[in-house]
Order: sequence, then C1' cells, then structure tokens
RNA sequence: AAAAUUCUUCAGGGUAUGUGAGAAUCAUAACCGGCGGUAAAGUCCGCAAACCUGCAAAGGCCGAACUGGUGUAAUUCCAGUACCGACGGUAAUAGUCCGGAUGGAAGAAGAAUCAU
Repeated sequence: AAAAUUCUUCAGGGUAUGUGAGAAUCAUAACCGGCGGUAAAGUCCGCAAACCUGCAAAGGCCGAACUGGUGUAAUUCCAGUACCGACGGUAAUAGUCCGGAUGGAAGAAGAAUCAU
C1' cells in the first nucleotide's frame, strides 16, 4: 500500500402552443435520462429509489432498440429510425406541475484510527 473500524461531505433531469368553463394531465410539437460493470449505455448485465406484503428482519414486484458504419474491442462511439418512464393529488387522463422529500438510497470522494 491493501484490508478492517469509525466519521464527514456529496449523491436526478425536463414545456411550449392549440382546443376548452377547466389541461404543464387531452392533441400537436418539444425536452429529460440516478449508481456500478463493460470501448463512453435511459433500452446489455447488475443495483438503488418507488410500489405491494410484513411489528420488524426480510420477501415480492420492477419499463423500453434495432439497422448500418468505424474499430483489436462498441446493442455503449458515429449515422439513421424507433421505444420507455413508480405512488398520491388535480376544475381534465401527468416521465416534465404539486406532494411524501429540508426524506431515503445504489454509490462517489475524503479524513482519522489500527496495523504489516
């Protein structure tokens, strides 16, 4: 150094127009993309959150992509065309508004201790 223990900080983005009594919810157009892995990923593999059961521990559930190109290597880059998005609320059906949430958390960074 690594490992272990304790602690600290950080840890989610996005709307216009039209119709209408009423819509950031409908229609049209637009916009957004948590964490780890892997050639750089919303759509691959895994995880968290949310939701359901439970006193708790814990368990369950959990969306969506193809084609071509480059390359040693890419469902991750480039080009093209698609698709997906918890729960509760609402004068009207919500990924984008309000709320639980000044929350929690996958995890990221740092400090101290111990010790070879």
Predicted 3D model of a 116-nucleotide RNA (FMN riboswitch aptamer (RFN element)). It was read from a public genome assembly, where an Rfam model found it. The prediction has a mean pLDDT of 85.